[in-house]
Molecule: transfer RNA
Organism: Patescibacteria group bacterium
């Protein structure tokens, strides 16, 4: 060049038949112990790659780009 997948929290992914964005780990706080580790419970922590349309609404549909990966040539 051409097709296909993937892109969501610090990290591993869910949420794909549009209708308030989640789960484990990791970090913060607590409680528990002499003390740490374990475990328990709490809060937090996102412009859902980017533009741009549809729509009352959009992570989701649709179009353009951009990274990663694979596949043909």
């Nucleotide at each position: 060049g051409c097709c296909g997948a993937u892109g969501u929290a610090g990290c591993u992914c869910a949420g794909c038949u549009g209708g308030u964005a989640g789960a484990g780990c990791a970090g913060u706080g607590c409680u528990u112990u002499c003390g740490u580790a374990a475990a328990g419970c709490a809060a937090a922590g996102g412009u859902c790659g980017c533009c741009g349309g549809u729509u009352c609404a959009a992570a989701u549909c649709c179009g353009g780009c951009c990274a990663u990966c694979g596949g043909c040539u």